[in-house]
Context: one part of a larger RNA
């Protein structure tokens, strides 16, 4: 100078506290460790910042992995050199799971040039040789991209003063702010990346202009302005920033929300997304196929889901929405089926048609405190769908069977408002398959005195036998 202290003093944060909701406890979904296996492919790992994480979706396939059958100039790409018209190319028979192997038949093209596929070269083919190939190590040899401290407020420069020198001064004091924000003062005086704005989007409005629709108003969609700047008023402080309060106002002191992430820190992550230096491999670590694994189960951890009931659970009836998708697609009405679904095919290249009836909710009626008309796992049978193909290892359906489970120890999460809680609906990935994700809306709380302590984080100070 930093770093650290079971010094110190100020200060922030859903950090405590105050609350309202979870996990921990049962089952059933993912994932990881362990264990087993022929393989259970690989990477992520003390937490925060590896564990519904790579992967936005493993039945082949993906696929890297184990077995076994095959290939070796190779599935791909460049030159080189030779061969060769009954050659490429088509067709493929015997064997075989496939791959692979090739029997037969047919049978070429493009340039010159010949009487003539006759000669040459090209292109494809076969040989050879150079090479190809490589999810093989090495993220401690790398770009690149990310995650974290942390959207924390700080990291620096340049002159100039100090000081042998490391360095220090400006960046420290005094108030102030979410801020290094701003002021005020000082051997500093400026300046640069961060901080703010500026960019997107919610609220208000004007004015243009539109499609649907039955219409100018409205409401919607898109532009393109306007509005909020502590600007007005009052009090406080230092005549200053700034604080507190008030008026207008849809909206008040950053008006919600997103995007944006400074110098660096972990030799953090990532050679398997890509690229790349090294080192290895070359009839194999490459290649192509069948089948199988990645789903295994005594166990242990993790982020969910469903619950354990009457704020509830059946049954009928009615009512209200945003995102979104969609021509190899979405499919209406209509008929069949208890029902998944099936027949069909109006209509859409979509503000025009479809997915699409939202669901907690209202209104009625039953259930009366039970392991139940609460729970729904397993299980057996019958089936539907996708798709060459659901045994290993898909969603779904219908009848049946009805397990644990009566609020969870010790502890741990997340969350200050349209926010937790709850309710549903889209969509990406996708043939099929979501309790995960990404986003849309409906209903919509409670508390917060306050910084003693717990965790992080900042600033100034002290103390070190640490660098």
């Nucleotide at each position: 100078u930093g770093a650290c202290g079971g010094g110190g003093g100020c200060c922030c944060g859903c950090a405590c506290a105050a609350g309202c909701g979870g996990u921990g406890g049962a089952g059933c979904a993912u994932g990881u460790g362990g264990u087993u296996u022929a393989a259970u492919u690989c990477g992520a790992c003390g937490a925060c910042a590896a564990c519904a994480c790579g992967a936005a979706g493993a039945a082949c396939c993906u696929u890297a992995c184990c077995a076994a059958g095959g290939c070796u100039u190779g599935a791909c790409a460049u030159g080189a050199c030779a061969g060769a018209a009954g050659u490429a190319a088509c067709u493929g028979a015997a064997g075989g799971a496939a791959a692979c192997g090739g029997a037969u038949g047919c049978g070429a093209a493009c340039c010159g040039u010949u009487a003539a596929g006759u000669c040459g070269g090209u292109a494809a083919c076969u040989g050879c040789c150079a090479c190809a190939a490589g999810u093989g190590c090495u993220g401690c040899a790398u770009g690149g991209c990310u995650g974290u401290c942390g959207u924390c407020a700080g990291c620096u420069c340049g002159u100039g003063c100090c000081g042998u020198g490391a360095g220090g001064u400006g960046u420290u004091g005094g108030g102030u702010u979410a801020a290094g924000u701003c002021c005020c003062g000082c051997a500093a005086c400026g300046a640069g990346c961060g901080c703010a704005a500026c960019c997107c989007u919610c609220g208000u409005u004007g004015c243009c202009a539109g499609u649907u629709a039955a219409u100018u108003u409205c409401u919607c969609u898109g532009g393109c302005g306007a509005g909020a700047c502590u600007g007005c008023c009052c009090c406080g402080c230092a005549a200053a920033a700034c604080g507190g309060g008030g008026a207008g106002g849809a909206a008040g002191g950053u008006g919600g929300g997103g995007a944006u992430g400074a110098c660096g820190u972990c030799a953090a992550g990532u050679c398997a997304g890509c690229a790349u230096g090294g080192c290895c491999c070359u009839u194999a670590u490459g290649c192509c196929u069948u089948g199988g694994g990645c789903c295994a189960c005594a166990c242990a951890c993790a982020c969910g889901c469903u619950a354990c009931a009457a704020u509830g659970g059946a049954u009928g009836a009615c009512a209200c929405a945003a995102u979104u998708g969609g021509u190899c697609g979405c499919a209406a009405g209509a008929g069949c089926g208890c029902g998944a679904g099936c027949u069909g095919g109006a209509g859409c290249u979509a503000a025009u048609c479809c997915g699409a009836u939202a669901a907690a909710g209202u209104c009625a009626u039953u259930c009366u405190c039970a392991g139940u008309u609460c729970g729904g796992a397993u299980u057996a049978c019958a089936g539907g769908c996708u798709g060459a193909a659901a045994c290993c290892c898909g969603c779904c359906u219908g009848c049946a069977u009805g397990a644990a489970g009566u609020u969870g120890g010790a502890g741990u999460u997340g969350c200050u408002a349209g926010u937790a809680a709850u309710c549903g609906c889209a969509g990406g990935u996708c043939a099929g398959c979501a309790u995960a994700c990404u986003g849309c809306g409906g209903u919509g709380a409670a508390u917060a005195c306050g910084u003693u302590c717990u965790c992080g984080g900042g600033c100034c100070u002290u103390g070190u036998a640490c660098a």
The part of an RNA shown here (small-subunit ribosomal RNA, 3' major domain) has 467 nucleotides and comes from a metagenome.
Its mean pLDDT, the model's own confidence on a scale to 100, is 80.